[in-house]
Overview
Predicted 3D model of a 120-nucleotide RNA (SAM riboswitch aptamer (S box leader)) from Jeotgalibacillus proteolyticus. Lineage of the source: Bacteria > Bacillati > Bacillota > Caryophanaceae > Jeotgalibacillus. Of the family's consensus pairs, 97% are formed in the model.
C1' cells in the first nucleotide's frame, strides 16, 4: 500500500481527570458541534470481528461409562488483539427510476470512506 469477504443496524461519560482551539475521513457547497471546553491523552465504558475459555448440539474415532478430536446460521463469558463510545458512513457530487406547472423532492444502486478477517 493492493486485493478478497463481512458489517455500517443497536450500544457506550447528558459536571469522570488533563489540555487548551478546532471539530464532524479528503475536495467543493451546505448543515451542525464546540471556551456552558474542540482535537488528542488517561480513566470509565460498548459491542463482540479474530484469539481463548465455558456450555449445548450434531458427527468421527474410539469402545470401558469415559478421555481425545472436528464441525456450527446455537447459547454464554469479556481473558488477550483490534475497534468504537454527539446527532450519523451528517447532506449533495455520478448512473438510474418515480413524482413535479413553478418551486422544493422521494427512492435504489455506483462511487468514495470506516472497522474487522485474511491474502500479496
Nucleotide at each position: 500500500c493492493u486485493c478478497u469477504u463481512a458489517u455500517c443496524g443497536a450500544g457506550a461519560g447528558u459536571u469522570g481527570g488533563c489540555a487548551g482551539a478546532g471539530g464532524g475521513a479528503a475536495u467543493u457547497g451546505g448543515c451542525c458541534c464546540u471556551g456552558u471546553g474542540a482535537a488528542g491523552c488517561c480513566c470509565g465504558g460498548c459491542a463482540a470481528c479474530c484469539g481463548g475459555c465455558c456450555u449445548c448440539a450434531a458427527g468421527c474415532a474410539g469402545a470401558u461409562u469415559a478421555a481425545g478430536c472436528u464441525u456450527g446460521a446455537a447459547g454464554g463469558c469479556a481473558c488477550g488483539g483490534u475497534g468504537c463510545u454527539a446527532c450519523a458512513u451528517c447532506c449533495a457530487a455520478c448512473a438510474g427510476a418515480c413524482a413535479c406547472a413553478c418551486c422544493a423532492g422521494u427512492c435504489u444502486g455506483a462511487g468514495a470512506g470506516a472497522u474487522a478477517a485474511g491474502a500479496g